[in-house]
RNA sequence: UCUUCGAGGCCAGGUGUAAUUCCUGACCGGCGGUCACAGUCCGCAAGCCUUUUUCAAAGAAAGGCACGAACCGGUGGAAUCCCGGUACCGACGGUACAGUCCGGAUGAGAGAAGA
Numbered sequence: 001u002c003u004u005c006g007a008g009g010c011c012a013g014g015u016g017u018a019a020u021u022c023c024u025g026a027c028c029g030g031c032g033g034u035c036a037c038a039g040u041c042c043g044c045a046a047g048c049c050u051u052u053u054u055c056a057a058a059g060a061a062a063g064g065c066a067c068g069a070a071c072c073g074g075u076g077g078a079a080u081c082c083c084g085g086u087a088c089c090g091a092c093g094g095u096a097c098a099g100u101c102c103g104g105a106u107g108a109g110a111g112a113a114g115a
Stems, first nucleotide, its partner, number of pairs: 001115005011025004026100002028090002030044004039088002047065007070086005092103003
């Protein structure tokens, strides 16, 4: 420098004119790190805005906003990572209020593999 890869999940019932959005139960878990395997430890990514550069846009750089959540017990030399138990969390726009639907997105991307 190039190529490829790079996110999962609403089943059943209730209310209602209308809800996969509310209610009862259900289901899901990106990337790197960490003595040991992590949605909840440490860090990163996706969105939006401003400034600089430019005729402008794109791109790049810098800055800002948003950006969630865990305890108890056990095993062990070592685990907030395993096992058991009980909890909790989930960007933005749309729509009857959305982690699971539709949309930006045939996008971007932390990164991984290969040449």
The RNA shown here (FMN riboswitch aptamer (RFN element)) has 115 nucleotides and comes from a bovine gut metagenome. The RNAcentral record of the sequence draws on MGnify. RNAcentral records the identical sequence in 2 taxa.